About this RNA: A computed fold for a 94-nucleotide RNA, annotated as c-di-GMP-I riboswitch aptamer. The sequence was found by an Rfam model in a public genome assembly. The model forms 95% of the base pairs in the Rfam consensus. Rfam family: c-di-GMP-I riboswitch aptamer. From the family's description: GEMM was predicted in a large-scale screen for bacterial structured RNA regulatory elements.
RNA sequence: GCCUGAUAAAGGCAAACUGUUUGAAAAAACAGGACGCAAAGCCAACGGCCUAAGUUCAGUGAUCUUUACUGGAUAUGGCGGCAGGGUUGCCGGA
Numbered sequence: 001g002c003c004u005g006a007u008a009a010a011g012g013c014a015a016a017c018u019g020u021u022u023g024a025a026a027a028a029a030c031a032g033g034a035c036g037c038a039a040a041g042c043c044a045a046c047g048g049c050c051u052a053a054g055u056u057c058a059g060u061g062a063u064c065u066u067u068a069c070u071g072g073a074u075a076u077g078g079c080g081g082c083a084g085g086g087u088u089g090c091c092g093g094a
Base pairs, nucleotide, nucleotide: 004092005091012037013036017032018031019030020029021028022027035081041087042086043085047082048079049078050077054074055073056072057071058070059069060068061067062066
């Protein structure tokens, strides 16, 4: 240096759930909490997934050309603990 991840050591992260706050929602931040994780560090413009405020299309009612409701589409909003990719990195048997 490469491959690799032990029934080793040191240290790290923290799912569900609960509380508070933010948000239209999805979800996030913080605190508690540990199911798990060898990159469950960071990035995300690719695929996938979630949401649909706004926009837009259709329908219906009122009204008289605007407004309300219902449904569809849509990310510019998210997830990254969904796969893959980029990038950095602790310890170590063989």